[in-house]
Context: one part of a larger RNA
RNA sequence: UGGCAGGCGCCUGCACAAGCGAUGGAGCAUGUGGUUUAAUUCGAUGCAAAGAGAAGAACCUUACUAGGGCUUAACAUGCCGCAAAUCCUCUUGAAAGAGUGGGUGCCUUCGGGAACUCAGACACAGGUAGUGCAUGGCUGUCAUCAGCUCGUACCGUAACGUGUUGGGUUAAGUCCCGCAAAGAGUGCAACACUCGUGUUUAGUUGCCAUCAUUAUGUUUGGAACCCUGAACAGACUGCCGGUGAUAACUCGGAGAAAGGUGAGGAUGACGUCAAGUCAUCAUGCCCCUUAUUCCCUAGGCGACUCACAUUCUACGAUGGUCAAGACAAAGGGUCGUGAUCCCGCGAGGGUGAGCUAACCCCAAAAACUUGUCCUUAGUUCAGAUUGUAGGCUGCAACUUGCCUGCAUAAAGCCAAAAUUGCUAGUUAUCUCCGGUCAACCAUACGGCGGUAAAUUUGUUCCCAGGCCUUGUACA
Repeated sequence: UGGCAGGCGCCUGCACAAGCGAUGGAGCAUGUGGUUUAAUUCGAUGCAAAGAGAAGAACCUUACUAGGGCUUAACAUGCCGCAAAUCCUCUUGAAAGAGUGGGUGCCUUCGGGAACUCAGACACAGGUAGUGCAUGGCUGUCAUCAGCUCGUACCGUAACGUGUUGGGUUAAGUCCCGCAAAGAGUGCAACACUCGUGUUUAGUUGCCAUCAUUAUGUUUGGAACCCUGAACAGACUGCCGGUGAUAACUCGGAGAAAGGUGAGGAUGACGUCAAGUCAUCAUGCCCCUUAUUCCCUAGGCGACUCACAUUCUACGAUGGUCAAGACAAAGGGUCGUGAUCCCGCGAGGGUGAGCUAACCCCAAAAACUUGUCCUUAGUUCAGAUUGUAGGCUGCAACUUGCCUGCAUAAAGCCAAAAUUGCUAGUUAUCUCCGGUCAACCAUACGGCGGUAAAUUUGUUCCCAGGCCUUGUACA
């Protein structure tokens, strides 16, 4: 000097407390361990692995296994040679591949050339093989915590210290005051993005107050309103009062759409964990080279006594059922979206208008409101499982897809110890959309809006962190 302390003091945080919900019990879904297997490809393992890599494993993907094949190779560059590539036909085969027959180009100085196919020899290719403890890059974490440092100067024999400590204050090493320190860098904050208010400007595909018109902003018309773009304004403790050290600040008030960081995101200091990744990519070394490369078919990654993790659905009258009615936002669309009409109980099928989209479509918002039935039951709760009949995508749905109708109707009556999320448009609850994608195992992930709470004016304790100080059997 750092680390540590079941030392002290101060402070902060959904850390506790106060409150609302959830997990842990049930069923299913997904991931992991284990076991099994020819293979169940690989890595990730407290917080910081486990609905995570994977924004989508039937083939492909695919890296694994079995079998069938190739050996300058599926791919790149260079050399040489024959011949024209592309294309069509046949045999064999599970396919990959192996063999067979036919015929067609471009430029040209008619020598040849360009591109392409095939054959040959060699340099080489190739490797999701190993090492993340050889590395780059990227990422997690402490932590959006308020820290981490530097030159000069001063102090000390020196390691080093001071500055950065002290008194206040702040979300903040934020600011003020003091001081052997006066300054500076990096973090903090601010600048940039989204939302919230207004003004100006622009009005089509959006809007409709006045004027007509109509089934309908459909059309004439309008530029007020709404909305959509753009440019500005606006918030700074600016004003008033209290408090304070005449400071920084803090408390209350006025005005304001917004008030003390207005709300949210992005933004992650010096460093820590030889943290994670050689399987995104790149790369040193090492290893394989008729194989640890490459092609194909089939299987596997989906197995199943069990354990763990994360979701979803429930166990019900704040409910279920049927009927009628109302109100969003944000997205996507031409290999697409698919209106309308017809068929089907339905999934869906036929038809194919409009739309390269503020125009047309996906599209029905659902919780909600009104009314009917059910009346506390394992039930008109719950829907697993199974049978059967169908639909869709796709060469292909057995292993192993999704959806629909009918039948079947399991566990489950609110869950022990324990654990966990959240402080406001938040938790809770309710639908909607998107990416990936032929289809889909999505109950996931990422967004959008609707309805809409309770509690905390405290820091004794648990956990984590920051600063000062004391001790030290640690370095």

RNAcentral holds the full RNA, with entries from SILVA. Small-subunit ribosomal RNA, 3' major domain from Solanum raphanifolium, 475 nucleotides, folded computationally. Taxonomically the source falls in Solanum (Eukaryota, Magnoliopsida, eudicotyledons, Gunneridae). Its mean pLDDT, the model's own confidence on a scale to 100, is 83.